RNA sequence: GGUCAGGUAGCUCAGUUGCAGAGCAUUCAGUUUUCAAUUGAGAGGUCCUAGGUUCAAAUCCUGGUUUGCCCA
Numbered sequence: 001g002g003u004c005a006g007g008u009a010g011c012u013c014a015g016u017u018g019c020a021g022a023g024c025a026u027u028c029a030g031u032u033u034u035c036a037a038u039u040g041a042g043a044g045g046u047c048c049u050a051g052g053u054u055c056a057a058a059u060c061c062u063g064g065u066u067u068g069c070c071c072a
Stems, first nucleotide, its partner, number of pairs: 001071002004068004010024004018055001026042005048064005
């Protein structure tokens, strides 16, 4: 330099255009002599970025940026 794949909660990841979710972690409460385990409730998001298409975009299209594999 070329090619392909990826960027969504603190972490690991779903989400085939129509309310942004799960597990773990975290906070509060119940249970327990205490811890652990367990049960219930909650908090936590500029969906990498700038545009376009659409009634409606995390999702489709284009540019940029960044990470990784491969080729040279």

The RNA shown here (transfer RNA) has 72 nucleotides and comes from Limnoperna fortunei. The prediction has a mean pLDDT of 82. It matches the Rfam family "tRNA". The family's RNA type in Rfam is transfer RNA.